A computed fold for a 154-nucleotide RNA from Firmicutes bacterium UBA3930, annotated as c-di-AMP riboswitch aptamer (ydaO/yuaA leader). The sequence was found by an Rfam model in a public genome assembly. The coordinates come from a structure-prediction model, not an experiment, and the mean pLDDT is 77.
Order: sequence, then structure tokens, then C1' cells
RNA sequence: CAAUCUGGAACGCUGAAUUCUUUUUAUAAGAAGCGGGGGAACCAUUUUUGGGGUGAGUCACUUUUGGGCAUAAGCCGGUACCCAAAGGUGUAGGGCCACACUCUUCGGUCCGAAUCCGUCAGCUAACUCCGCAAGCGUGGUAAGGGGAGGUUGA
Repeated sequence: CAAUCUGGAACGCUGAAUUCUUUUUAUAAGAAGCGGGGGAACCAUUUUUGGGGUGAGUCACUUUUGGGCAUAAGCCGGUACCCAAAGGUGUAGGGCCACACUCUUCGGUCCGAAUCCGUCAGCUAACUCCGCAAGCGUGGUAAGGGGAGGUUGA
């Protein structure tokens, strides 16, 4: 380089959230790996309209309910505008549709939350701190490529 064969005793998904070692066997300690925060110069930015972090989880319109403000002789009502809550329709963006992995295309489908800090943090080398949870169950025999392993030949 060419031909040919092949997925095992390992199920998979979101997520950083896994593996190993030690002994005091514990709600422990440590290491590797993965992930996040703080933190110079230079540059950048403008602090109640508070600001910021993790995260895909932003933004727009609209309905209902409650409230606020404005009106200028006064009162009542209505309209507009603003805020909050609950819903609806979309959306920036983010997953899945496995048969060891990975890329592209087509199609389908789902999410588009939550929460933390506490007046404070931009970037950021050195340095430094922290996390390794929680929750679930997809079923396109979809198409095309790449990669890994075995055997044989040159």
C1' cells in the first nucleotide's frame, strides 16, 4: 500500500461531576483527570436604573388578574403608559434519535429552566480558592465518509 474480516464478559442520556491509592474504615485524607471562581501590567469599563456568578436557558409579542402613574374646577369611569403574577405563541441558543469512536447531510423530536453572591469581583501572568452532584431511559434498521483492531500478500 492492497484485499478481507471484525465488536467482545463492558447498555445508554443530560451534566465538569470520573478513576485510583492509603488507613484512623470515617459524612476521612491524598493523587490523576475533568470543571468553575478570585487575582497584575497593558487595554477596557462607569458604579440604586445596583452589580455580578454557574448554566443552552436569551429576547419579542400577546391574554387575564392585581396595582401604579398621568388627566387639571371637582368626582366617577374609560383610554394610553409602567410594574408584578399566571398563561399562550414564537425566538437567539442548547440536546437526543447509540450498538463500541467520530465527522457531514437529510428527516424527526425535546429543552429554551433554576439558582447563588450580597453593595462587591472587567480582562488578567505568577499565585490562590472551590466542585466532582443531581436526575433520567432514546429507538431514524436514514444516507455518505474517516478512524481503531485481526489476517493475508507486496